[in-house]
RNA sequence: AAAUAUCUUUGGGGCGGAGUGAAAUUCUCCACCGGCAGUAGAGUCUGCGAAUCCCCCGCGGGGGACCGAACGGGUGAAAUUCCCGUACCGACGGUAUAGUCCGGAUGAGAAAAGAUCAGG
Numbered sequence: 001a002a003a004u005a006u007c008u009u010u011g012g013g014g015c016g017g018a019g020u021g022a023a024a025u026u027c028u029c030c031a032c033c034g035g036c037a038g039u040a041g042a043g044u045c046u047g048c049g050a051a052u053c054c055c056c057c058g059c060g061g062g063g064g065a066c067c068g069a070a071c072g073g074g075u076g077a078a079a080u081u082c083c084c085g086u087a088c089c090g091a092c093g094g095u096a097u098a099g100u101c102c103g104g105a106u107g108a109g110a111a112a113a114g115a116u117c118a119g120g
Stems, first nucleotide, its partner, number of pairs: 005116006016030004031100002033090002035048004043088002052065005070086005092103003
């Protein structure tokens, strides 16, 4: 100086107002929110995680499938990322139909930070 291994910690936000109704934070109108990495700063680009489904299993876990949504203008060397405008998207179970409530979940996890050991 570089790399490996192990451990620890961290690691998702949001229904406020009005209306209808026997009943809705679920419907209607207005409002509100945006995981991780990359890249000119990203919910909508690329990749990943989560959720859902399937298979295997020594029940610890492993593998696979699936995986939402953006355009126009401006600045600039560079932006589908910034600025302006107008849009759009959001697992499963429960319940008056849910991105925002309750639940699986004091879970899991992309990843981030830190610590330590040994070898070369």